[in-house]
The RNA shown here (Bacterial RNase P class A) has 382 nucleotides and comes from a Candidatus Eiseniibacteriota bacterium. Of the family's consensus pairs, 91% are formed in the model. The sequence is in RNAcentral, with records from ENA. Its mean pLDDT, the model's own confidence on a scale to 100, is 76. A source record names the gene rnpB. The source organism's lineage runs through Bacteria, Bacteria candidate phyla and Candidatus Eiseniibacteriota.
RNA sequence: UGAGACUUCCAGAUGGUCGCGGCGAUUCCCGUAAAGGGGCGCCGAGGAAAGUCCGAACUCCACAGGGUAGGGUGCUGGGUAACCCCCAGCGGGAGCGAUCCCAGGGAAAGUGCCACAGAAAACAAACCGCCUCGGAACUUCGGUUCCGCGGUAAGGGUGAAACGGUGAGGUAAGAGCUCACCAGCGCUCGGGGUGACCCGGGCGGCUUGGUAAACCCCACUCGGAGCAAGACCAAAUAGAAGGGGAGAGGUGACCCGCCUCGUUACAACCCUUGGGUAGGUCGCACGAGGGGUACGGCAACGUGCCUCCCAGAUAAAUGACCAUCCGGUCGGUCCCGAGAGGGCCCGGCUCGACAGAACUCGGCUUAUGGAAGUCUCGUCCG
Numbered sequence: 001u002g003a004g005a006c007u008u009c010c011a012g013a014u015g016g017u018c019g020c021g022g023c024g025a026u027u028c029c030c031g032u033a034a035a036g037g038g039g040c041g042c043c044g045a046g047g048a049a050a051g052u053c054c055g056a057a058c059u060c061c062a063c064a065g066g067g068u069a070g071g072g073u074g075c076u077g078g079g080u081a082a083c084c085c086c087c088a089g090c091g092g093g094a095g096c097g098a099u100c101c102c103a104g105g106g107a108a109a110g111u112g113c114c115a116c117a118g119a120a121a122a123c124a125a126a127c128c129g130c131c132u133c134g135g136a137a138c139u140u141c142g143g144u145u146c147c148g149c150g151g152u153a154a155g156g157g158u159g160a161a162a163c164g165g166u167g168a169g170g171u172a173a174g175a176g177c178u179c180a181c182c183a184g185c186g187c188u189c190g191g192g193g194u195g196a197c198c199c200g201g202g203c204g205g206c207u208u209g210g211u212a213a214a215c216c217c218c219a220c221u222c223g224g225a226g227c228a229a230g231a232c233c234a235a236a237u238a239g240a241a242g243g244g245g246a247g248a249g250g251u252g253a254c255c256c257g258c259c260u261c262g263u264u265a266c267a268a269c270c271c272u273u274g275g276g277u278a279g280g281u282c283g284c285a286c287g288a289g290g291g292g293u294a295c296g297g298c299a300a301c302g303u304g305c306c307u308c309c310c311a312g313a314u315a316a317a318u319g320a321c322c323a324u325c326c327g328g329u330c331g332g333u334c335c336c337g338a339g340a341g342g343g344c345c346c347g348g349c350u351c352g353a354c355a356g357a358a359c360u361c362g363g364c365u366u367a368u369g370g371a372a373g374u375c376u377c378g379u380c381c382g
Stems, first nucleotide, its partner, number of pairs: 001378010012325007020044005028038003046354001050365002053363004058226004070222005075089005090104001091102004105217002110215002112211003127156002129152003133148006164182006183207001185204008230282004240273005250266005289308008326352002328349005334343003
């Protein structure tokens, strides 16, 4: 100096004026029956508040027990309230490397699928080639060419993949057909490791393609809905229930030829009660909480001590302006330089990523500007 890998941090700064949301105090002012308002003090978005993809807390509903369907997870050991998360490892893969990726049980239970090319893509397969035999033609009598029945996976060619590799024997030609070595698989013995697994020895048959985020099999695991959960208080209007109305008046019934009286029912009206609605309060801000430190642990993390209090709106506050500075960008004078370019100063722009809480946490993913550190590979100079 170029190209990368990993990790951590910041999220323009300070001050002033005004404004907005919340909490507190009741010393001050206004006002009061109670409220309330002003002033005062404190606090006021994020690393992702986002996607709503996992896991929980909390709440309500459901629930004898067993089975089935369906979903999820899937190497080992730890961490955690829990996890499809995190840490440390193992195995496999990619990279020269730092490092990264893996949905990483089972393909010798069964089924399906394997593009294109190729003769054949899975109880393998005969296109070319090679070989035996039969026939025909030709012949320089050695054979050659063509046709046919077969054998052959050693050679060619296709493919991401062609049924172990190399060599020797063997054979008409060939073939794990046989043998040696190597690779792989299974069984077994010894050693190491908590374990996944690793290292080494022996035996065996020769070798069993890939694909399970395809069906499937195995093991473990899983009720549902979500703060618009849910709890409480509770108007007006309408309707419901009860009481009064009822020793007077209204309407009807009983009685009766009719009326009055009497008895009885009902309405208006009044009161009370309960349910739901509007509205309000809680849930809802002290928490698996933040910071520091010591100890344990490789680490994730845990334990102890000290310290801090850190948004709670509900149509939704968290803003605006000014000044100075930082960064960016544009323009100009001057200086350095051959040039490219660099530096000081002045002025302008008003540019400062992604993005805005809504019950709360732990993760993951996605969006996004910048800074620092460690490491890797290369180039140049000494």